RNA sequence: GUCCCGAAAGAGCAACCCGUCGGCGACGGCGGUGCGCAAAGCACCGGACCUCCAAGCAGGAGGCAGCCGGGCUGCCGAA
Numbered sequence: 001g002u003c004c005c006g007a008a009a010g011a012g013c014a015a016c017c018c019g020u021c022g023g024c025g026a027c028g029g030c031g032g033u034g035c036g037c038a039a040a041g042c043a044c045c046g047g048a049c050c051u052c053c054a055a056g057c058a059g060g061a062g063g064c065a066g067c068c069g070g071g072c073u074g075c076c077g078a079a
Base pairs, nucleotide, nucleotide: 012037013036017032018031019030020029021028022027035066041072042071045069046068047067049063050062051061052060053059
């Protein structure tokens, strides 16, 4: 000097639940609330799981990123 790790600091997000709206549904939006999160930022590429349609098999269409893997981007950097 570079790389890995990530203390501290300043910030960020926001589980469950409640209210409300949308949806056949899984679930999602908004407000409140914080369980937690160093990517709990983005995005369905591959799985898992969930929903709907089919339903003999097979399959089709959705949901979920805070289930896992992979991809892109990102604040600060002590020991």
c-di-GMP-I riboswitch aptamer from an Actinomycetota bacterium, 79 nucleotides, folded computationally. The sequence is in RNAcentral, with records from Ribocentre. It matches the Rfam family "c-di-GMP-I riboswitch aptamer". Rfam links the family to the GO term cyclic-di-GMP binding. From the family's description: GEMM was predicted in a large-scale screen for bacterial structured RNA regulatory elements.